Predicted 3D model of a 124-nucleotide RNA (c-di-AMP riboswitch aptamer (ydaO/yuaA leader)) from a Clostridiales bacterium. Its mean pLDDT, the model's own confidence on a scale to 100, is 78. It matches the Rfam family "c-di-AMP riboswitch aptamer (ydaO/yuaA leader)". Rfam describes the family as follows. This family represents a conserved RNA structure found upstream of the ydaO and yuaA genes in Bacillus subtilis and related genes in other bacteria.
RNA sequence: UAAUACGAUGUGCCAAAUCGCAUGAUGCGAACGGGGGACCCGGAUUCAUCGGGGCGAACAUUCGAUGAGGGCCGCUUUCCGCCCCAGCCCGUCAGCUUACCUCGUCGGCAAGGAAAGCCUCGGU
Numbered sequence: 001u002a003a004u005a006c007g008a009u010g011u012g013c014c015a016a017a018u019c020g021c022a023u024g025a026u027g028c029g030a031a032c033g034g035g036g037g038a039c040c041c042g043g044a045u046u047c048a049u050c051g052g053g054g055c056g057a058a059c060a061u062u063c064g065a066u067g068a069g070g071g072c073c074g075c076u077u078u079c080c081g082c083c084c085c086a087g088c089c090c091g092u093c094a095g096c097u098u099a100c101c102u103c104g105u106c107g108g109c110a111a112g113g114a115a116a117g118c119c120u121c122g123g124u
Stems, first nucleotide, its partner, number of pairs: 011110004018030004031105006041095001051093001052090004059067003069084004074118007
């Protein structure tokens, strides 16, 4: 001097996953999300299991890879560039669905650019 690791602080990203009040422990509320659940409508699926369904962008196909989809630092659009395209759950059962019922608030990361427009905060 450089890189790496660890710790603290700050700024950000994916995602609903944040905030507040309390507590000996445990919790409660707001906010943001998910599921179930009528008439009407839609009709489908299964009982012969190759069942059926949910969260999620993570699906489709000619199986070579393409197409669709998703993310990238306040927000929207366009262009360029980079990346993802998984995993898990219910348990034979669920279309939509007012009222109503119920569940979650984990986890994992790090550093795009340009243009136009919009918005907010801070400093001097």
NCBI's taxonomy places the organism under Bacteria, Bacillati, Bacillota, Clostridia, Eubacteriales.